[in-house]
Context: one part of a larger RNA
RNA sequence: GGCGCAUGGUGAAUGCCUAGGCUCUAGGAGGCGACGAAGGACGUGGUAAGCUGCGAUAAGCUACGGGGAGCUGCAAACGAGCGAUAUAUCCGUAGAUUUCCGAAUGGGACAACCCAGCACACUGAAGGUGUGUUAUCCGCAAGGAGGCCAACGCAGGGAACUGAAACAUCUAAGUACCUGCAGGAAAAGAAAAUAAAUUAAUGAUUCCCUAAGUAGUGGCGAGCGAACGGGGAAGAGCCCAAACCGGGGCGGCGUGCUGCCCCGGGGUUGUAGGACCGCAUUUAGAAAGUCGCAUCAAGUUGAAUCAUCUGGAAAGAUGAGCCAUAGCAGGUGAUAGCCCUGUAGGCGUAAAUUGCGAUGGACGAGCGGUAUCCUGAGUAGCGCGGGACCGGAGGAAUCCUGUGUGAAACUGCCAGCACCAUCUGGUAAGGCUAAAUACUCCCUAGAGACCGAUAGUGAACCAGUACCGUAAGGGAAAGGUGAAAAGUACUCCGAACAGGAGAGUGAAAUAGUACCUGAAACCGUGCGCCU
Numbered sequence: 001g002g003c004g005c006a007u008g009g010u011g012a013a014u015g016c017c018u019a020g021g022c023u024c025u026a027g028g029a030g031g032c033g034a035c036g037a038a039g040g041a042c043g044u045g046g047u048a049a050g051c052u053g054c055g056a057u058a059a060g061c062u063a064c065g066g067g068g069a070g071c072u073g074c075a076a077a078c079g080a081g082c083g084a085u086a087u088a089u090c091c092g093u094a095g096a097u098u099u100c101c102g103a104a105u106g107g108g109a110c111a112a113c114c115c116a117g118c119a120c121a122c123u124g125a126a127g128g129u130g131u132g133u134u135a136u137c138c139g140c141a142a143g144g145a146g147g148c149c150a151a152c153g154c155a156g157g158g159a160a161c162u163g164a165a166a167c168a169u170c171u172a173a174g175u176a177c178c179u180g181c182a183g184g185a186a187a188a189g190a191a192a193a194u195a196a197a198u199u200a201a202u203g204a205u206u207c208c209c210u211a212a213g214u215a216g217u218g219g220c221g222a223g224c225g226a227a228c229g230g231g232g233a234a235g236a237g238c239c240c241a242a243a244c245c246g247g248g249g250c251g252g253c254g255u256g257c258u259g260c261c262c263c264g265g266g267g268u269u270g271u272a273g274g275a276c277c278g279c280a281u282u283u284a285g286a287a288a289g290u291c292g293c294a295u296c297a298a299g300u301u302g303a304a305u306c307a308u309c310u311g312g313a314a315a316g317a318u319g320a321g322c323c324a325u326a327g328c329a330g331g332u333g334a335u336a337g338c339c340c341u342g343u344a345g346g347c348g349u350a351a352a353u354u355g356c357g358a359u360g361g362a363c364g365a366g367c368g369g370u371a372u373c374c375u376g377a378g379u380a381g382c383g384c385g386g387g388a389c390c391g392g393a394g395g396a397a398u399c400c401u402g403u404g405u406g407a408a409a410c411u412g413c414c415a416g417c418a419c420c421a422u423c424u425g426g427u428a429a430g431g432c433u434a435a436a437u438a439c440u441c442c443c444u445a446g447a448g449a450c451c452g453a454u455a456g457u458g459a460a461c462c463a464g465u466a467c468c469g470u471a472a473g474g475g476a477a478a479g480g481u482g483a484a485a486a487g488u489a490c491u492c493c494g495a496a497c498a499g500g501a502g503a504g505u506g507a508a509a510u511a512g513u514a515c516c517u518g519a520a521a522c523c524g525u526g527c528g529c530c531u
Stems, first nucleotide, its partner, number of pairs: 001530009015516001016480002020451002022448007029440002031148002039101003042055003046078002050074002061095006070082003106115003116134007136145003152183001153181005163170001167219001193202002206233005216224002237432003240376001244265009270410001272375004276369004285363001289359006299347003305320005321338002323327001329341003381405008391417001412427005467474002487515001490502004
């Protein structure tokens, strides 16, 4: 030095575990904010660095309710106290207090700081103190706005990489991103709709399945890609403008006409309707509000097991029982329906909420006549330029509009994919509208052929921390003694508050806080053999 056996160190894999995650389900909630939010700074404890709580009334104050023997958060120590049968701690609801910064709002500022005006008080004075008040915008005023917030929504703007095996039309994509605004949903929405064309029907919107990768579109490349119809979810329809009538105001005018504006009545549609004229005149039902019942807090009640054996420990094994509207689950010194917390099933109360019922009652209805009047204008349409639709300008309808033109008036007008005729459907240029649909920062309960510490959130642990960067920003590692600290009194070695040897605890200390298990690489020791 090699090999083998044994035994250690180092090291952290593996196994087991879970305090944390992940993905969902059901129900709730869908906002907070000048009554000062979200988020912070600084304080606050007997000792108090951190976290948590709280705010100079500062781990708290008050009221009501619950609860019941212990308590002074994490936190184990000492000290000082509180409470013990209803006034502790604790839990729920409501209230009070709530420094400074922050929309931050008296002015300023390098956030958590500085300096004022006015009124009042201390008070006579002060470069003093205290309390209140003083930003801007909108609004006549009352009052409102501003800022924050995960996704979902609507609108205004709007890429490129990429694909086309290059690239320019095209694609990616109206995506990402920016901005504005809103709601618990938003948007859309009661036909100037669709269909059919000889026999014709449907009836607002939204969402799902289908139609269908069809019809189409497309350097007819890559790709893009409907609708009608059918089946479902849900279901709901309404209000103005105008004609006409009445009133008021301001004018014109030169005495009752007219112009404009405002208010009230009236009226709301395509089988045209309404005004106007004539005739008639009653009854379904929405919301707010009110009342009643139920719902919702902390909580409360809640069945049934013993012995022997093994063991450190019984819930295990054996034997004999019991409960069950409860054999979900967790804990207890190993695996417990009957030991504990619970579970099934009952009980429970204020306000608010929600649901149901009653009451309430805005608004709303008919017949006939058709001479006259009304029925949304810089609109529809058209030219030019763009955009949206399945449709890339095409034969290109339909929708939107920057620009230029510019109608008709119910014997009207629009649409049915150029255009024309017939026919059919509708009635634009005003507005509102629940449900079915989308989402989950958050709350409650529950689930998983999801993960189990290099996994699962970046974060199981004091993590958006330490640390890095001028900054925007980037961003870790790190879990496990034991059933119980019983966490090793005392002695010895040692310079020792290092480390160890005894002793002791414990089932175990090769479980000793560098602590479960403790693989391999790597480093030793002893013995045997070989060289």
A computed fold for a 531-nucleotide part of an RNA from Chitinophaga rhizosphaerae, annotated as large-subunit ribosomal RNA, domain I. The sequence was found in a public genome assembly.